[in-house]
């Protein structure tokens, strides 16, 4: 307070109807996804050291990478971002 987060409401992807135990659910197994969560970093700026050499470190973005987590027929949950949004509350400046 007109910002921005939570909230609510709507919209939302990729990738196995795989194979074993099992009544099932759910485990375990091989294989895939990437938009919950998390993780990593490039230029840049920096701090010790060196002094013609480029050495250790810090801070550092993403939907980029990773795949720890979480997903892999349809349903159904949930899902980054986006669009709206009454009351209360937090509340940069």
């Nucleotide at each position: 307070a007109u910002g921005g987060a939570a909230c609510u409401c709507u919209g939302a992807a990729a990738a196995g109807u795989c194979c074993u135990u099992u009544u099932g659910a759910a485990a375990g197994g091989c294989a895939c996804c990437g938009a919950a969560g998390g993780a990593g970093c490039a230029a840049g700026c920096u701090g010790c050291a060196u002094u013609u050499a480029g050495g250790c470190g810090g801070c550092g973005a993403u939907a980029c990478u990773c795949u720890c987590a979480g997903g892999u027929a349809a349903a159904g949950a949930g899902a980054a971002c986006a669009g709206a949004g009454a009351a209360u509350g937090c509340g940069a400046g």
Model confidence (mean pLDDT): 76 of 100. This is a predicted structure of a 93-nucleotide RNA (Glycine riboswitch aptamer) from Calditrichales bacterium MX18-03. It was read from a public genome assembly, where an Rfam model found it. It matches the Rfam family "Glycine riboswitch aptamer". Rfam describes the family as follows. This family represents the bacterial glycine riboswitch.